Small-subunit ribosomal RNA, central domain from a Bacteroidota bacterium, 346 nucleotides, folded computationally.
Context: one part of a larger RNA
RNA sequence: CUGGGUUUAAAGGGUGCGCAGGCGGUUCUCUAAGUCAGUGGUGAAAGCCUACGGCUCAACCGUAGAAUUGCCAUUGAUACUGGAGAGCUAGAGUUGGGUUGAUGUGGCUGGAAUGUGUCAUGUAGCGGUGAAAUGCGUAGAUAUGACACAGAACACCGAUAGCGAAGGCAGGUCACAAAACCCAUACUGACGCUCAGGCACGAAAGCGUGGGGAGCAAACAGGAUUAGAUACCCUGGUAGUCCACGCCCUAAACGAUGAUAACUUGCUGUUGGCGAUAUACUGUCAGCGGCGGAGCGAAAGCGUUAAGUUAUCCACCUGGGGAGUACGACCGCAAGGUUGAAACUC
Numbered sequence: 001c002u003g004g005g006u007u008u009a010a011a012g013g014g015u016g017c018g019c020a021g022g023c024g025g026u027u028c029u030c031u032a033a034g035u036c037a038g039u040g041g042u043g044a045a046a047g048c049c050u051a052c053g054g055c056u057c058a059a060c061c062g063u064a065g066a067a068u069u070g071c072c073a074u075u076g077a078u079a080c081u082g083g084a085g086a087g088c089u090a091g092a093g094u095u096g097g098g099u100u101g102a103u104g105u106g107g108c109u110g111g112a113a114u115g116u117g118u119c120a121u122g123u124a125g126c127g128g129u130g131a132a133a134u135g136c137g138u139a140g141a142u143a144u145g146a147c148a149c150a151g152a153a154c155a156c157c158g159a160u161a162g163c164g165a166a167g168g169c170a171g172g173u174c175a176c177a178a179a180a181c182c183c184a185u186a187c188u189g190a191c192g193c194u195c196a197g198g199c200a201c202g203a204a205a206g207c208g209u210g211g212g213g214a215g216c217a218a219a220c221a222g223g224a225u226u227a228g229a230u231a232c233c234c235u236g237g238u239a240g241u242c243c244a245c246g247c248c249c250u251a252a253a254c255g256a257u258g259a260u261a262a263c264u265u266g267c268u269g270u271u272g273g274c275g276a277u278a279u280a281c282u283g284u285c286a287g288c289g290g291c292g293g294a295g296c297g298a299a300a301g302c303g304u305u306a307a308g309u310u311a312u313c314c315a316c317c318u319g320g321g322g323a324g325u326a327c328g329a330c331c332g333c334a335a336g337g338u339u340g341a342a343a344c345u346c
Base pairs, nucleotide, nucleotide: 004317005316006315007300008299012314014201015200016199017198021194022193023192025088026087027086028085029084030083031082033081034080035077036076037075038074039073040072041071042070049065050064051063052062053061054060091191092188093187094186095184096183097182098181099180100179103177104176105175106174107173108172109171110154114150115149116148117147118146119145120144121143125136126135162169163168206247207246208245209244210243211242215241216240220236221235222234223233258313259312260311261310262309263308266291267290268289269288270287271286272285273284274283295302296301319346320345321344328339329338330337331336
C1' cells in the first nucleotide's frame, strides 16, 4: 500500500456551516473525451516461455515462433460515464394557512429560603458530632416577632416529557430573532448529498480588565480521628462561583454508535399535527421511549431511531510500554492547546 475494520477488543473528528474535490433523479436529441471493436506503425537485440536443431548428454549455443499486457495514428460502435441542447417532477426549495416547545438575545418583575443590620420579647446556653472539641454567647447569643438591605438559585407543576447542530436550555412577563412539524399542493425545476483545508459555535475549570459578593467553597487555619492523617468528619475561610467585555478550546464533549438516501415481519406507550366538533375512532405524517422477529454479532446485545441489507462522501485504526512524551511548527497573556515521532524494551 492493499485487505480488513471503527457500541464495549486499536479506531467516529465535540458540533455545525461550507469553498475546492468526490458522488449525483427522470426522458429525448446531438457529440464521441472516458469505454469497446477492427486495422496500420512502434514496442532494439539479448534474456524469459514454446517448438525444432548443433556440440556423445547437459550446461551452453543456433533457428523459428510466441510474448512484449504499452504508446501513437486511423476507421467504426454508442449501452454506461462525461460534454452540449431541450424537457419532466418523485429529490431539494419556495408560497399560503396553522401548531408546538426550559430554542436564543435583551429588558422589566415575583415569592419562598439564606445571610446581615436595626428595634422588640427573653435568658443561659447555642452550635456541631459516632462521641467530642475548635467556634459563637452575660459587651445578652441561640429562639421568636417587626422592618430594612443584599446577592444567588428558581420548590410544587416535572415526566419513562419537550426544545436545540452540539455544548446546552426551567419562576413570571414583554420585545426582538430563529427553528421544526402538520395541512393545502399553487410555484421553481436537480437548484442535491458529502466535505480535506477554512470559518463559526463550543460544559466546567482557568486567564485579563472593571463591577458584584448572600450562600457555597479549592487553597489556607484551627478542632477531631489515627501508629501517622499534608484526608474522610467538624468550626472558620480566600480565590472562584454571579455580571459586562475580551481570551482559553479542552471533557467519560457518550448513544463510548459520522452525515445523507433507499429497502426490510410486528406488539405497546407517549409528544405535536391532520382526521368538520370531543383526549370518540379505523387510520396517517413527524418525533421520543419500551419489548421483541428475521438478519447481524465473539458475545453482551442491536433489531424500521439497526450494530440488518445496500449506495455516496468524510474522519479514524494497524501489538503493549516509551507517549499524547521529545523535537520542530502554529496558536495562546499565561495555564497550556493542536500537530506528533524515535531509540530502547516486553